Small-subunit ribosomal RNA, central domain from a metagenome, 350 nucleotides, folded computationally.
The coordinates come from a structure-prediction model, not an experiment, and the mean pLDDT is 89.
Its Rfam family is "Bacterial small subunit ribosomal RNA".
Context: one part of a larger RNA
RNA sequence: CUGGGCGUAAAGGGCGCGUAGGUGGCCUGGUAAGUAGGGGGUGAAAUCUCGAGGCUCAACUUCGAGGCUGCCUCCUAAACUGUCAGGCUUGAGCAGAGUAGAGGCAGGUGGAAUUCCCGGUGUAGCGGUGGAAUGCGUAGAGAUCGGGAAGAACAUCGGUGGCGAAGGCGGCCUGCUGGGCUCUUGCUGACACUGAGGCGCGACAGCGUGGGGAGCAAACAGGAUUAGAUACCCUGGUAGUCCACGCCGUAAACGAUGGGUACUAGGCGCCGGGGGGAGCGACCCCUUCGGUGCCGUCGCUAACGCAAUAAGUACCCCGCCUGGGGAGUACGGCCGCAAGGCUGAAACUC
Numbered sequence: 001c002u003g004g005g006c007g008u009a010a011a012g013g014g015c016g017c018g019u020a021g022g023u024g025g026c027c028u029g030g031u032a033a034g035u036a037g038g039g040g041g042u043g044a045a046a047u048c049u050c051g052a053g054g055c056u057c058a059a060c061u062u063c064g065a066g067g068c069u070g071c072c073u074c075c076u077a078a079a080c081u082g083u084c085a086g087g088c089u090u091g092a093g094c095a096g097a098g099u100a101g102a103g104g105c106a107g108g109u110g111g112a113a114u115u116c117c118c119g120g121u122g123u124a125g126c127g128g129u130g131g132a133a134u135g136c137g138u139a140g141a142g143a144u145c146g147g148g149a150a151g152a153a154c155a156u157c158g159g160u161g162g163c164g165a166a167g168g169c170g171g172c173c174u175g176c177u178g179g180g181c182u183c184u185u186g187c188u189g190a191c192a193c194u195g196a197g198g199c200g201c202g203a204c205a206g207c208g209u210g211g212g213g214a215g216c217a218a219a220c221a222g223g224a225u226u227a228g229a230u231a232c233c234c235u236g237g238u239a240g241u242c243c244a245c246g247c248c249g250u251a252a253a254c255g256a257u258g259g260g261u262a263c264u265a266g267g268c269g270c271c272g273g274g275g276g277g278a279g280c281g282a283c284c285c286c287u288u289c290g291g292u293g294c295c296g297u298c299g300c301u302a303a304c305g306c307a308a309u310a311a312g313u314a315c316c317c318c319g320c321c322u323g324g325g326g327a328g329u330a331c332g333g334c335c336g337c338a339a340g341g342c343u344g345a346a347a348c349u350c
Base pairs, nucleotide, nucleotide: 003322004321005320006319007304008303012318014201015200016199017198021194022193023192025088026087027086028085029084030083031082033081034080035077036076037075038074039073040072041071042070048066049065050064051063052062053061054060091191092188093187094186095184096183097182098181099180103177104176105175106174107173108172109171110154114150115149116148117147118146119145120144121143125136126135162169163168206247207246208245209244210243211242215241216240220236221235222234223233258317259316260315261314262313263312266295267294268293269292270291271290272289273288274287275286276285277284299306300305323350324349325348332343333342334341335340
């Protein structure tokens, strides 16, 4: 000496469940596979190291010694790892009592707004822009009042708020259903952590079949602008956006920060529980558990910054990186109806 890394430089898998595997709490006893000490056998020659010799030297070579870091076997040790047996309760789970929530699925339902249709009033404009025009309107628009239809989204509450593994989730009611948190410390007794493959979930757009279609709006058409204007602005407008079922499987799927456990100053909020003090009390004060934010010491960092929600200090497991371009391309394989996705080079070049 026996890599270094992954917030922003290349690098955390989009997220979960879980197989193999890796890793694993406290106590007692056994065992002796790992481990440690000692003995024996073997470890051919050459090569290697040291010493001496031979070619005038050296390379080369001869002799002697060592070494050959290994394997086998025997004895011993029993702390640690493994293993076997027994036990424990703090990890994990269960039970009981509570509790917050846009967590999910299904059914029902409400009002505002928009558009359209019918009718009343009413008359010349409306709309739109930087200014206009296309467009709509005397076949009566726009405005206003009444009635009706449809689809989609749920103002205020609403929050630096809550829930969910992530994607994501927001009117109200009902049914079904998942997870969390708190308290009791009753039960099980290490049942745990991670997770290559695998399986599932996974925004938007897109695809298939059938429905639906108010508003919005790729494409498209027209009007403007302009040197041009395949744009930005305006008037229209089809896929689509919505529903059911089936695909797709991507993203700046972001905290650009994988999961778990433990430890390491404080201060100030917010959300959900528990306990205590005081008390009429939902106020107030103290405390505790879980979550979510801001600031900040030590420490870390190239800096920015992070800082008990770590990017600090450690351990366990997985994923990933190894100069730029070529390239997330080609080829092959697997998947897909397709679009394409996943895996993923090289020549060459700087």